This is a predicted structure of a 73-nucleotide RNA (transfer RNA) from Desulfosporosinus hippei DSM 8344. The RNAcentral record of the sequence draws on ENA and Rfam. RNAcentral records the identical sequence in 10 taxa. It matches the Rfam family "tRNA". Its family is annotated with triplet codon-amino acid adaptor activity in the Gene Ontology. The source organism's lineage runs through Bacteria, Bacillota, Eubacteriales, Desulfosporosinus and Desulfosporosinus hippei.
[in-house]
RNA sequence: GCGCUCGUAGCUCAGUGGAUAGAGUGACGGUUUCCGAAGCCGGAGGUCGCAGGUUCAAAUCCCGCCGGGCGCA
Numbered sequence: 001g002c003g004c005u006c007g008u009a010g011c012u013c014a015g016u017g018g019a020u021a022g023a024g025u026g027a028c029g030g031u032u033u034c035c036g037a038a039g040c041c042g043g044a045g046g047u048c049g050c051a052g053g054u055u056c057a058a059a060u061c062c063c064g065c066c067g068g069g070c071g072c073a
Base pairs, nucleotide, nucleotide: 001072002071003070004069005068006067007066010025011024012023013022018056028042029041030040031039049065050064052062053061
């Protein structure tokens, strides 16, 4: 340099045109306990990598760029 692939919550990931963007885990608060751990309950936490385009409507489709991984040279 070229090709493929990934980028969504602190972390691991789901969501592949229309719903309010979700789960597990973690952090926090509550409950429980003599105090903790475990268990249970709760709400919080997101410019969906960046910018543009298509569409009535984009996390999702298209172009460019940035970053990670794999392969070729």